SAH (S-adenosyl-L-homocysteine) riboswitch aptamer from a Betaproteobacteria bacterium, 71 nucleotides, folded computationally.
Rfam family: SAH (S-adenosyl-L-homocysteine) riboswitch aptamer. Rfam 15.1 lists 1,354 matches to the family in 1,132 species.
Its mean pLDDT, the model's own confidence on a scale to 100, is 77.
It was read from a public genome assembly, where an Rfam model found it.
The source organism's lineage runs through Bacteria, Pseudomonadati, Pseudomonadota and Betaproteobacteria.

[in-house]
RNA sequence: GCCGCUGAGGAGCGUUGCGUUCUCACGAAGUGGGGAUCAGGCUCAGCUAAAUUCAACGGCGCUCGCAUUGG
Numbered sequence: 001g002c003c004g005c006u007g008a009g010g011a012g013c014g015u016u017g018c019g020u021u022c023u024c025a026c027g028a029a030g031u032g033g034g035g036a037u038c039a040g041g042c043u044c045a046g047c048u049a050a051a052u053u054c055a056a057c058g059g060c061g062c063u064c065g066c067a068u069u070g071g
Stems, first nucleotide, its partner, number of pairs: 005046005010064006018041001021036004040057001
């Protein structure tokens, strides 16, 4: 550095469906077609002890929770 794994990024319901994955048919071949699934696929962190402080994001609609301010 890359891949994988783990954790965190408050919780849920509905819906669409790009990518990935799986599958089907045609086929010499496919930057292709049909179907299914699908809104953590992104970011940060992951040797040990103590203290303090602390992310940015994640289609659309709705609900709850937490914090702050005003009434």